Background
A computed fold for a 352-nucleotide part of an RNA from Staphylococcus epidermidis, annotated as small-subunit ribosomal RNA, central domain. It matches the Rfam family "Bacterial small subunit ribosomal RNA". The coordinates come from a structure-prediction model, not an experiment, and the mean pLDDT is 82. The source organism's lineage runs through Bacteria, Bacillati, Bacilli, Caryophanales and Staphylococcus.
[in-house]
Context: one part of a larger RNA
RNA sequence: UAGGGGUUAAAGGUUUUGGUAGGGCAUUUUUUUAAGUCUGAUGUGAAAGCCCACGGCUCAACCGUGGAGGGUCAUUGGAAACUGGAAAACUUGAGUGCAGAAGAGGAAAGUGGAAUUCCAUGUGUAGCGGUGAAAUGCGCAGAGAUAUGGAGGAACACCAGUGGCGAAGGCGACUUUCUGGUCUGUAACUGACGCUGAUGUGCGAAAGCGUGGGGAUCACACACUAUAAGAUACCCCGUUUGUCAACCCCUUAAACGAAGAGCCCAAAGUGUUGGGGGGUUUCCGCCCCUAAGUGCUGGAGCUAACGCAUUAACCACUCCUCCUGGGGAGUACGGCCCCAAGGUUGAAACUC
Repeated sequence: UAGGGGUUAAAGGUUUUGGUAGGGCAUUUUUUUAAGUCUGAUGUGAAAGCCCACGGCUCAACCGUGGAGGGUCAUUGGAAACUGGAAAACUUGAGUGCAGAAGAGGAAAGUGGAAUUCCAUGUGUAGCGGUGAAAUGCGCAGAGAUAUGGAGGAACACCAGUGGCGAAGGCGACUUUCUGGUCUGUAACUGACGCUGAUGUGCGAAAGCGUGGGGAUCACACACUAUAAGAUACCCCGUUUGUCAACCCCUUAAACGAAGAGCCCAAAGUGUUGGGGGGUUUCCGCCCCUAAGUGCUGGAGCUAACGCAUUAACCACUCCUCCUGGGGAGUACGGCCCCAAGGUUGAAACUC
RNA backbone atom coordinates (compact mmCIF):
# COMPACT_ATOMS: atom_id res chain seq x y z
C1' U A 1 0.00 0.00 0.00
C1' A A 2 -4.69 5.69 -4.07
C1' G A 3 2.01 7.09 -0.75
C1' G A 4 7.21 7.60 -1.29
C1' G A 5 11.40 5.74 -3.57
C1' G A 6 15.54 2.58 -6.73
C1' U A 7 24.53 5.70 -8.11
C1' U A 8 26.41 4.94 -2.70
C1' A A 9 20.88 3.70 2.58
C1' A A 10 16.08 -1.81 0.55
C1' A A 11 15.33 -1.43 -4.74
C1' G A 12 16.94 -0.90 -12.73
C1' G A 13 15.19 -6.57 -13.83
C1' U A 14 17.13 -13.01 -15.47
C1' U A 15 22.85 -9.85 -18.74
C1' U A 16 21.07 -8.09 -23.37
C1' U A 17 18.72 -7.31 -28.53
C1' G A 18 14.61 -7.65 -31.55
C1' G A 19 9.61 -8.31 -30.68
C1' U A 20 3.98 -10.66 -29.38
C1' A A 21 -0.92 -9.31 -26.64
C1' G A 22 -3.65 -2.39 -30.86
C1' G A 23 -1.46 -4.51 -23.40
C1' G A 24 -0.29 0.89 -22.28
C1' C A 25 0.96 5.55 -24.67
C1' A A 26 1.55 8.55 -29.19
C1' U A 27 2.57 14.36 -34.60
C1' U A 28 -0.29 18.39 -37.74
C1' U A 29 -5.00 19.87 -40.45
C1' U A 30 -10.17 19.22 -42.02
C1' U A 31 -14.93 16.67 -42.02
C1' U A 32 -17.98 13.28 -39.41
C1' U A 33 -19.72 10.23 -35.20
C1' A A 34 -21.21 10.69 -30.12
C1' A A 35 -18.62 5.40 -26.83
C1' G A 36 -15.93 8.24 -22.78
C1' U A 37 -16.92 13.53 -21.04
C1' C A 38 -20.41 17.77 -19.79
C1' U A 39 -25.59 19.06 -19.35
C1' G A 40 -31.51 19.45 -19.20
C1' A A 41 -36.05 16.64 -18.29
C1' U A 42 -38.82 12.29 -16.58
C1' G A 43 -38.78 7.86 -13.57
C1' U A 44 -36.81 5.43 -9.57
C1' G A 45 -33.35 5.29 -5.32
C1' A A 46 -39.09 1.46 0.72
C1' A A 47 -39.40 2.47 5.93
C1' A A 48 -36.09 3.08 9.94
C1' G A 49 -31.09 5.33 10.57
C1' C A 50 -27.41 9.73 9.65
C1' C A 51 -27.86 15.63 9.07
C1' C A 52 -31.18 20.19 9.79
C1' A A 53 -35.71 22.55 11.77
C1' C A 54 -39.94 22.28 14.90
C1' G A 55 -42.69 19.59 18.52
C1' G A 56 -44.17 15.48 22.80
C1' C A 57 -42.71 12.83 27.56
C1' U A 58 -40.59 18.07 34.11
C1' C A 59 -34.93 17.67 31.20
C1' A A 60 -32.12 13.97 28.63
C1' A A 61 -31.91 9.34 26.45
C1' C A 62 -36.30 8.12 23.68
C1' C A 63 -40.37 9.35 20.37
C1' G A 64 -43.30 12.22 16.51
C1' U A 65 -43.80 15.64 12.07
C1' G A 66 -41.47 18.03 8.01
C1' G A 67 -37.15 18.98 5.01
C1' A A 68 -32.46 18.08 3.00
C1' G A 69 -29.17 14.51 1.30
C1' G A 70 -27.94 9.95 -1.01
C1' G A 71 -26.60 6.73 -7.74
C1' U A 72 -20.37 4.39 -12.00
C1' C A 73 -28.77 4.07 -12.03
C1' A A 74 -32.54 3.67 -16.30
C1' U A 75 -35.08 6.23 -20.40
C1' U A 76 -34.99 10.47 -23.39
C1' G A 77 -33.35 15.52 -25.47
C1' G A 78 -28.92 18.51 -26.32
C1' A A 79 -23.22 20.31 -26.53
C1' A A 80 -18.69 18.86 -29.45
C1' A A 81 -13.28 21.62 -26.75
C1' C A 82 -10.60 17.11 -25.10
C1' U A 83 -10.03 11.22 -25.27
C1' G A 84 -11.98 7.21 -28.47
C1' G A 85 -14.24 5.45 -33.57
C1' A A 86 -14.64 6.51 -39.15
C1' A A 87 -13.02 9.20 -43.69
C1' A A 88 -9.62 12.48 -46.33
C1' A A 89 -5.05 15.10 -46.58
C1' C A 90 0.05 16.84 -44.84
C1' U A 91 5.52 16.16 -43.60
C1' U A 92 8.45 17.70 -39.22
C1' G A 93 8.50 11.68 -36.19
C1' A A 94 9.94 6.87 -38.52
C1' G A 95 11.73 4.34 -42.76
C1' U A 96 13.60 3.83 -48.05
C1' G A 97 16.67 5.70 -52.13
C1' C A 98 21.11 8.26 -54.00
C1' A A 99 26.42 10.14 -53.02
C1' G A 100 30.31 9.50 -49.58
C1' A A 101 33.11 7.91 -44.68
C1' A A 102 35.47 5.33 -40.52
C1' G A 103 35.91 0.94 -37.63
C1' A A 104 40.01 -5.02 -32.77
C1' G A 105 31.51 -5.55 -35.38
C1' G A 106 30.52 -11.11 -36.76
C1' A A 107 31.65 -16.08 -39.45
C1' A A 108 34.99 -19.20 -42.40
C1' A A 109 39.58 -20.42 -44.93
C1' G A 110 44.71 -19.56 -45.53
C1' U A 111 49.55 -17.32 -44.28
C1' G A 112 53.55 -15.03 -41.07
C1' G A 113 57.47 -13.68 -37.53
C1' A A 114 59.30 -13.32 -32.38
C1' A A 115 59.09 -16.31 -27.77
C1' U A 116 58.40 -20.79 -24.41
C1' U A 117 59.00 -26.19 -24.38
C1' C A 118 60.76 -30.72 -26.47
C1' C A 119 63.98 -33.71 -29.96
C1' A A 120 68.71 -34.52 -32.90
C1' U A 121 73.79 -33.01 -33.62
C1' G A 122 78.43 -29.99 -32.80
C1' U A 123 81.58 -27.07 -29.18
C1' G A 124 82.51 -27.44 -24.04
C1' U A 125 82.97 -28.68 -18.35
C1' A A 126 80.89 -28.82 -13.34
C1' G A 127 77.60 -27.17 -11.85
C1' C A 128 72.42 -25.46 -12.94
C1' G A 129 67.90 -24.01 -10.84
C1' G A 130 65.38 -21.80 -6.86
C1' U A 131 64.87 -18.54 -2.23
C1' G A 132 64.44 -13.90 2.79
C1' A A 133 67.82 -18.09 3.52
C1' A A 134 67.55 -23.03 1.98
C1' A A 135 66.07 -27.75 0.45
C1' U A 136 63.24 -31.11 -2.59
C1' G A 137 64.39 -31.04 -8.22
C1' C A 138 67.93 -31.40 -12.90
C1' G A 139 73.32 -32.76 -13.97
C1' C A 140 79.84 -36.67 -15.37
C1' A A 141 74.64 -42.01 -18.40
C1' G A 142 77.73 -34.79 -19.92
C1' A A 143 73.28 -30.75 -17.52
C1' G A 144 73.22 -25.33 -17.60
C1' A A 145 75.72 -22.09 -21.59
C1' U A 146 76.37 -21.60 -26.95
C1' A A 147 75.50 -22.83 -32.41
C1' U A 148 72.73 -25.31 -36.39
C1' G A 149 68.50 -28.10 -37.91
C1' G A 150 63.66 -30.04 -36.77
C1' A A 151 58.66 -30.89 -34.18
C1' G A 152 54.31 -29.09 -31.98
C1' G A 153 50.71 -26.10 -29.63
C1' A A 154 49.05 -21.52 -27.90
C1' A A 155 49.21 -16.19 -27.92
C1' C A 156 49.74 -12.01 -31.37
C1' A A 157 55.30 -7.22 -28.76
C1' C A 158 55.88 -2.21 -31.08
C1' C A 159 51.64 0.62 -33.54
C1' A A 160 48.09 1.58 -28.74
C1' G A 161 45.38 6.41 -27.51
C1' U A 162 39.73 8.18 -20.61
C1' G A 163 41.25 5.89 -29.42
C1' G A 164 37.58 2.66 -32.42
C1' C A 165 33.41 -1.06 -33.10
C1' G A 166 29.26 -3.88 -30.98
C1' A A 167 22.55 -4.48 -27.96
C1' A A 168 25.13 -6.67 -24.07
C1' G A 169 28.70 -10.61 -23.16
C1' G A 170 32.81 -8.88 -25.79
C1' C A 171 36.37 -7.75 -30.05
C1' G A 172 43.59 -6.48 -31.24
C1' A A 173 49.35 -10.16 -36.30
C1' C A 174 48.38 -10.27 -41.91
C1' U A 175 45.44 -11.66 -46.47
C1' U A 176 40.99 -13.32 -48.97
C1' U A 177 35.64 -14.59 -49.18
C1' C A 178 30.68 -13.96 -47.06
C1' U A 179 27.98 -10.66 -43.80
C1' G A 180 25.36 -7.08 -39.73
C1' G A 181 25.05 -2.19 -37.91
C1' U A 182 26.46 3.16 -37.54
C1' C A 183 27.69 8.31 -39.18
C1' U A 184 27.63 12.57 -42.80
C1' G A 185 25.37 15.04 -47.01
C1' U A 186 21.05 15.35 -50.15
C1' A A 187 15.69 15.83 -49.86
C1' A A 188 14.01 11.92 -54.79
C1' C A 189 10.20 8.24 -52.47
C1' U A 190 6.53 6.13 -48.56
C1' G A 191 3.14 8.96 -45.52
C1' A A 192 2.53 8.13 -38.50
C1' C A 193 4.34 2.97 -40.94
C1' G A 194 6.07 5.42 -34.04
C1' C A 195 7.69 4.52 -28.44
C1' U A 196 7.54 0.93 -24.67
C1' G A 197 6.67 -4.01 -23.88
C1' A A 198 4.11 -8.94 -19.33
C1' U A 199 4.52 -14.19 -21.13
C1' G A 200 7.48 -16.50 -24.81
C1' U A 201 12.20 -16.45 -28.10
C1' G A 202 17.53 -15.70 -29.69
C1' C A 203 22.43 -14.23 -27.80
C1' G A 204 24.99 -14.47 -23.21
C1' A A 205 32.51 -13.75 -19.60
C1' A A 206 34.84 -17.32 -16.68
C1' A A 207 34.30 -21.90 -14.43
C1' G A 208 31.80 -26.57 -15.15
C1' C A 209 29.41 -31.07 -17.99
C1' G A 210 29.06 -34.88 -22.43
C1' U A 211 31.57 -37.24 -27.02
C1' G A 212 35.76 -38.13 -29.71
C1' G A 213 40.35 -34.94 -30.79
C1' G A 214 44.60 -31.77 -29.46
C1' G A 215 48.03 -30.94 -25.53
C1' A A 216 53.47 -26.03 -26.11
C1' U A 217 52.69 -22.81 -21.92
C1' C A 218 50.41 -21.84 -17.42
C1' A A 219 48.20 -24.32 -13.55
C1' C A 220 42.63 -25.65 -9.09
C1' A A 221 43.12 -30.58 -6.94
C1' C A 222 47.26 -33.79 -5.54
C1' A A 223 52.23 -34.82 -4.00
C1' C A 224 56.66 -32.49 -2.08
C1' U A 225 60.75 -28.93 0.05
C1' A A 226 60.59 -25.14 3.47
C1' U A 227 58.59 -21.69 7.31
C1' A A 228 56.24 -22.07 11.98
C1' A A 229 54.35 -23.75 18.53
C1' G A 230 51.14 -25.83 14.62
C1' A A 231 50.84 -24.61 8.76
C1' U A 232 45.46 -29.02 5.85
C1' A A 233 48.42 -21.61 3.98
C1' C A 234 51.55 -17.62 2.04
C1' C A 235 57.24 -19.36 -0.61
C1' C A 236 59.56 -23.52 -3.69
C1' C A 237 60.23 -28.29 -7.16
C1' G A 238 56.85 -31.22 -9.96
C1' U A 239 52.28 -32.23 -12.10
C1' U A 240 46.54 -34.00 -13.44
C1' U A 241 41.48 -32.15 -14.85
C1' G A 242 41.46 -27.71 -17.35
C1' U A 243 43.45 -23.89 -20.47
C1' C A 244 42.89 -24.86 -27.37
C1' A A 245 39.44 -26.39 -31.58
C1' A A 246 34.56 -29.03 -33.20
C1' C A 247 29.53 -30.32 -31.95
C1' C A 248 25.99 -30.45 -27.74
C1' C A 249 24.63 -28.63 -22.81
C1' C A 250 24.84 -25.31 -18.50
C1' U A 251 22.67 -19.69 -18.09
C1' U A 252 25.41 -17.65 -13.76
C1' A A 253 29.19 -12.80 -12.29
C1' A A 254 31.11 -6.43 -8.44
C1' A A 255 27.07 -9.60 -16.17
C1' C A 256 28.97 -2.17 -12.91
C1' G A 257 28.34 3.86 -15.13
C1' A A 258 26.37 -0.54 -8.70
C1' A A 259 22.64 4.58 -13.15
C1' G A 260 15.88 0.47 -17.56
C1' A A 261 14.26 2.19 -22.69
C1' G A 262 12.48 6.39 -25.65
C1' C A 263 11.59 11.59 -26.24
C1' C A 264 11.02 17.45 -25.44
C1' C A 265 13.28 21.74 -23.11
C1' A A 266 17.24 24.43 -20.45
C1' A A 267 24.45 28.84 -19.48
C1' A A 268 29.24 28.13 -20.86
C1' G A 269 34.61 26.60 -21.46
C1' U A 270 38.23 23.01 -23.16
C1' G A 271 40.49 18.17 -25.30
C1' U A 272 39.76 14.11 -28.70
C1' U A 273 37.51 10.32 -32.97
C1' G A 274 35.16 9.82 -37.85
C1' G A 275 32.27 13.23 -41.22
C1' G A 276 30.07 17.83 -43.65
C1' G A 277 30.04 23.27 -44.97
C1' G A 278 32.56 28.02 -45.20
C1' G A 279 37.00 31.65 -44.85
C1' U A 280 42.28 32.22 -45.62
C1' U A 281 46.58 30.02 -47.90
C1' U A 282 51.67 28.33 -53.41
C1' C A 283 52.14 24.13 -49.97
C1' C A 284 52.20 22.53 -44.87
C1' G A 285 48.59 24.44 -42.15
C1' C A 286 45.36 27.91 -39.37
C1' C A 287 40.37 29.97 -38.14
C1' C A 288 34.84 29.74 -37.94
C1' C A 289 30.17 26.96 -38.16
C1' U A 290 27.61 22.25 -37.98
C1' A A 291 25.20 17.27 -36.75
C1' A A 292 27.11 12.14 -34.53
C1' G A 293 30.38 9.88 -30.69
C1' U A 294 33.98 9.96 -26.49
C1' G A 295 36.45 12.71 -22.02
C1' C A 296 37.46 16.77 -18.46
C1' U A 297 35.98 21.48 -15.87
C1' G A 298 31.81 24.19 -14.47
C1' G A 299 26.59 27.50 -13.87
C1' A A 300 21.27 27.26 -12.86
C1' G A 301 18.61 23.31 -10.92
C1' C A 302 18.68 18.84 -8.05
C1' U A 303 20.69 15.85 -3.86
C1' A A 304 20.79 13.38 3.10
C1' A A 305 25.54 14.49 1.73
C1' C A 306 29.27 12.93 -1.52
C1' G A 307 28.34 14.71 -5.91
C1' C A 308 25.40 14.88 -10.93
C1' A A 309 25.24 18.80 -14.25
C1' U A 310 23.08 18.97 -22.90
C1' U A 311 26.48 11.49 -22.26
C1' A A 312 21.92 14.44 -15.67
C1' A A 313 21.20 12.22 -10.54
C1' C A 314 17.85 19.22 -13.92
C1' C A 315 12.52 20.59 -15.83
C1' A A 316 8.58 17.37 -17.80
C1' C A 317 6.07 13.14 -20.51
C1' U A 318 5.12 7.62 -22.03
C1' C A 319 5.83 2.39 -21.02
C1' C A 320 8.14 -1.78 -18.34
C1' U A 321 10.45 -3.56 -13.81
C1' C A 322 11.89 -3.64 -8.69
C1' C A 323 11.89 -2.05 -3.05
C1' U A 324 9.07 -1.56 1.82
C1' G A 325 13.65 -2.83 9.23
C1' G A 326 18.16 -6.48 10.51
C1' G A 327 18.86 -11.77 10.96
C1' G A 328 16.58 -16.52 9.84
C1' A A 329 17.54 -16.76 3.86
C1' G A 330 18.27 -16.29 -1.53
C1' U A 331 17.48 -21.06 3.01
C1' A A 332 13.08 -24.88 3.47
C1' C A 333 8.91 -26.98 0.92
C1' G A 334 6.43 -27.32 -3.73
C1' G A 335 6.45 -26.16 -9.13
C1' C A 336 9.43 -25.55 -13.70
C1' C A 337 14.39 -26.34 -16.23
C1' C A 338 18.99 -29.54 -16.19
C1' C A 339 23.14 -35.49 -17.94
C1' A A 340 25.16 -33.65 -13.45
C1' A A 341 26.77 -29.49 -10.88
C1' G A 342 23.04 -26.63 -10.02
C1' G A 343 19.60 -22.64 -11.79
C1' U A 344 14.77 -20.10 -11.42
C1' U A 345 10.41 -18.96 -8.60
C1' G A 346 10.52 -18.26 -3.24
C1' A A 347 8.20 -18.41 2.38
C1' A A 348 7.36 -19.14 7.68
C1' A A 349 8.27 -20.18 12.79
C1' C A 350 11.67 -17.89 15.90
C1' U A 351 14.74 -13.73 17.30
C1' C A 352 16.65 -8.47 17.77